Source information
Predicted 3D model of a 352-nucleotide part of an RNA (small-subunit ribosomal RNA, central domain) from an Actinomycetota bacterium. NCBI's taxonomy places the organism under Bacteria, Bacillati, Actinomycetota. It was read from a public genome assembly. Its mean pLDDT, the model's own confidence on a scale to 100, is 86. It matches the Rfam family "Bacterial small subunit ribosomal RNA".

Context: one part of a larger RNA
RNA sequence: UUGGGCGUAAAGAGCUCGUAGGCGGUUCAGUAAGUCGGGUGUGAAAACUCUGGGCUUAACCCAGAGACGCCACUCGAUACUACUGUGACUAGAGUUCGGUAGGGGAGCAGGGAAUUCCUGGUGUAGCGGUGAAAUGCGCAGAUAUCAGGAGGAACACCGAUGGCGAAGGCACUGCUCUGGGCCGAUACUGACGCUGAGGAGCGAAAGCGUGGGUAGCAAACAGGAUUAGAUACCCUGGUAGUCCACGCCGUAAACGGUGGGCACUAGGUGUGGGUUCCAACCAACGGAAUCCGCGCCGUCGCUAACGCAUUAAGUGCCCCGCCUGGGGAGUACGGCCGCAAGGUUAAAACUC
Numbered sequence: 001u002u003g004g005g006c007g008u009a010a011a012g013a014g015c016u017c018g019u020a021g022g023c024g025g026u027u028c029a030g031u032a033a034g035u036c037g038g039g040u041g042u043g044a045a046a047a048c049u050c051u052g053g054g055c056u057u058a059a060c061c062c063a064g065a066g067a068c069g070c071c072a073c074u075c076g077a078u079a080c081u082a083c084u085g086u087g088a089c090u091a092g093a094g095u096u097c098g099g100u101a102g103g104g105g106a107g108c109a110g111g112g113a114a115u116u117c118c119u120g121g122u123g124u125a126g127c128g129g130u131g132a133a134a135u136g137c138g139c140a141g142a143u144a145u146c147a148g149g150a151g152g153a154a155c156a157c158c159g160a161u162g163g164c165g166a167a168g169g170c171a172c173u174g175c176u177c178u179g180g181g182c183c184g185a186u187a188c189u190g191a192c193g194c195u196g197a198g199g200a201g202c203g204a205a206a207g208c209g210u211g212g213g214u215a216g217c218a219a220a221c222a223g224g225a226u227u228a229g230a231u232a233c234c235c236u237g238g239u240a241g242u243c244c245a246c247g248c249c250g251u252a253a254a255c256g257g258u259g260g261g262c263a264c265u266a267g268g269u270g271u272g273g274g275u276u277c278c279a280a281c282c283a284a285c286g287g288a289a290u291c292c293g294c295g296c297c298g299u300c301g302c303u304a305a306c307g308c309a310u311u312a313a314g315u316g317c318c319c320c321g322c323c324u325g326g327g328g329a330g331u332a333c334g335g336c337c338g339c340a341a342g343g344u345u346a347a348a349a350c351u352c
Base pairs, nucleotide, nucleotide: 003324004323005322006321007306008305012320014202015201016200017199021195022194023193025089026088027087028085029084030083031082033081034080035077036076037075038074039073040072041071048066049065050064051063052062053061054060092192093189094188095187096185097184098183099182100181104178105177106176107175108174109173110172111155116150117149118148119147120146121145122144126137127136163170164169207248208247209246210245211244212243216242217241221237222236223235224234259319260318261317262316263315264314267297268296269295270294271293272292273291274290275289276288277287278286301308302307325352326351327350334345335344336343337342
């Protein structure tokens, strides 16, 4: 609970697409449903308001008048909303054409550095590790160093306060396929739009299933230390896992802790992508304007403050989601989903 809110106090769904619904540009004609006005009917009495009266007053009572949301019928008005029109328009939206930037996505191929392991050479007694040590490795030749080989994973520098993507996220190089954006032209369609309950798809890491792969790292585990103890922090090892394919899971501080769309409201400065103009012999630098992004600072305004401030948390409109004292509890029960782990929906008693 017809209220007020949602950056940090409780509260924006992880993200997108989209059904119903809600809302919706300019203009013409018609209808008159909403809307507005008149009339008629109804609107019992009591109550209520006003006037007058009765009990010594008041409460109370009596009389008269008024009023009575609404509803039905009927006659009108047509600004707005709605509806109808094979009416019209182009400023919203989309298409077309010409350019353009990019770690956007998928597949395939290739590359070098490094770690580890194997083989061989040189070489000898230590190496490694720590606060200090020890476990560990090493005369069956380690560590170090040189040459060759194997294999897996990740891509230094460039690199950015930078780019792309709806979000999750995306970075060695090349090729193939492919999505979206931005700028310019203004040829075409003619409101085709915005949001979006349900619904559908995507969705880090961890985890699960089947089959591969396994260099490094590393939950669990083992040992060595530390310590009163040490189921830890430190050290030596080490299995799942991390990687690939296919299928699940569907959650995160999934964060800008800020839902989406449109419009309006001082500026300054930097940077990424376009276009135009000035300047410019070529080329490069430079200046101005404009559109789209990413940052910083800051006025009005807002805010409890912090802060936000044309990328709003300002001013308005439209649509959705969510909150309503703390604990119990994001739990129980039930439903749905899942192989499971669990997820989702979601209370109450009791207590302060």